[in-house]
RNA sequence: GGUUGAGUAGUUCAGUGAUAGAACACUCCCCUGAUAAGGGAGAGGUCAAUGGUUUGAUUCCAUUCUCAACUA
Numbered sequence: 001g002g003u004u005g006a007g008u009a010g011u012u013c014a015g016u017g018a019u020a021g022a023a024c025a026c027u028c029c030c031c032u033g034a035u036a037a038g039g040g041a042g043a044g045g046u047c048a049a050u051g052g053u054u055u056g057a058u059u060c061c062a063u064u065c066u067c068a069a070c071u072a
Base pairs, nucleotide, nucleotide: 001071002070003069004068005067006066007065010024011023012022013021018055026042027041028040029039030038048064049063050062051061052060
């Protein structure tokens, strides 16, 4: 240089056109003599960026950025 894949909550990941979710972590409450474990509630996202298609885009298309693999 070329090809391919990935980018979504603090972390690991779902979500293939119609209000963005789970687990763990965090905060509060219950439970306990206390702690752990357990139960309940809550906070936390301009879905990497820009543009395009569409009534509607995390999702489809193009370009850019970052990371990884393969290849020369």
Transfer RNA from Ambispora leptoticha, 72 nucleotides, folded computationally. Rfam family: tRNA. Its family is annotated with triplet codon-amino acid adaptor activity in the Gene Ontology. The family's RNA type in Rfam is transfer RNA. Its mean pLDDT, the model's own confidence on a scale to 100, is 84.